[in-house]
Model confidence (mean pLDDT): 81 of 100. This is a predicted structure of a 71-nucleotide RNA (transfer RNA) from a Candidatus Shapirobacteria bacterium. It matches the Rfam family "tRNA". Gene Ontology term of the family: triplet codon-amino acid adaptor activity. Rfam classes the family as a transfer RNA.
RNA sequence: GCGGGUAUAGCACAAUGGUAGUGCACCUGCUUUCCAAGCAGAUAAUGAGAGUUCGAUUCUCUCUACCCGCU
Numbered sequence: 001g002c003g004g005g006u007a008u009a010g011c012a013c014a015a016u017g018g019u020a021g022u023g024c025a026c027c028u029g030c031u032u033u034c035c036a037a038g039c040a041g042a043u044a045a046u047g048a049g050a051g052u053u054c055g056a057u058u059c060u061c062u063c064u065a066c067c068c069g070c071u
Stems, first nucleotide, its partner, number of pairs: 001070007010024004018054001027041004047063005
């Protein structure tokens, strides 16, 4: 330099264009003499920009970061 892949919550992952969800963790409450476990609840996210569309996590382009391969 060229090609391919990935980017969603603190972490690990779903979501085939139509209300962004699950598990763990954190916080609050219940339970318990206390802790743990259990139960209930709350908070929290689509890497950045543009385009297509009535509507984009999803499709297209550019950029950024990381990974793989070729040279």